Transfer RNA from a Candidatus Pacearchaeota archaeon, 72 nucleotides, folded computationally. The prediction has a mean pLDDT of 81. It was read from a public genome assembly. Its Rfam family is "tRNA". It is annotated as a transfer RNA.
RNA sequence: GGACCUAUAGUUCAACGGAUAGAAUAAGCGGCUUCGGACCGCUUGAUCGAGGUUCGAUUCCUCGUAGGUCCA
Numbered sequence: 001g002g003a004c005c006u007a008u009a010g011u012u013c014a015a016c017g018g019a020u021a022g023a024a025u026a027a028g029c030g031g032c033u034u035c036g037g038a039c040c041g042c043u044u045g046a047u048c049g050a051g052g053u054u055c056g057a058u059u060c061c062u063c064g065u066a067g068g069u070c071c072a
Stems, first nucleotide, its partner, number of pairs: 001071007010025004018055001027043005048064005
């Protein structure tokens, strides 16, 4: 220098172009417990950035950023 892949809660992952963006875990609160842990219930929390296409974009396209793999 070229090709390809990835980017979503604090973390690990889901999500036919139309769901209230979901789950686990973590955190906070409550229940249980002598206390703690475990368990149960509730709550908070996210789409890498900028454009474009579309009635509608996490999803498709372009450019960029970051990370990874391969080639030179």